[in-house]
RNA sequence: GAACUAGUAGCUUAAUGGUAGAGUUCGGGUCUCCGGAACCCAAAGUUAUGGGUUCAAAUCCCAUCUAGUUCU
Numbered sequence: 001g002a003a004c005u006a007g008u009a010g011c012u013u014a015a016u017g018g019u020a021g022a023g024u025u026c027g028g029g030u031c032u033c034c035g036g037a038a039c040c041c042a043a044a045g046u047u048a049u050g051g052g053u054u055c056a057a058a059u060c061c062c063a064u065c066u067a068g069u070u071c072u
Stems, first nucleotide, its partner, number of pairs: 001071007010024004018055001027041004048064005
């Protein structure tokens, strides 16, 4: 210098252009002598950033940033 892959909740991740979901962590409760486990409730997302297409974008297109892989 070139190509490719990835970026979504604190963490791990799902989502075929049509309501952004789950697990886990944290918080509260039930239970227990206490704790753990189990169960219940709740919180946590400007979907990396900026544009474009579309009635509608996490999803498609472009640029940028970050991380990784390969080639030179």

This is a predicted structure of a 72-nucleotide RNA (transfer RNA) from Dinophyceae sp. TGD. Its mean pLDDT, the model's own confidence on a scale to 100, is 81. The source organism's lineage runs through Eukaryota, Sar, Alveolata and Dinophyceae. Its Rfam family is "tRNA". Rfam links the family to the GO term triplet codon-amino acid adaptor activity.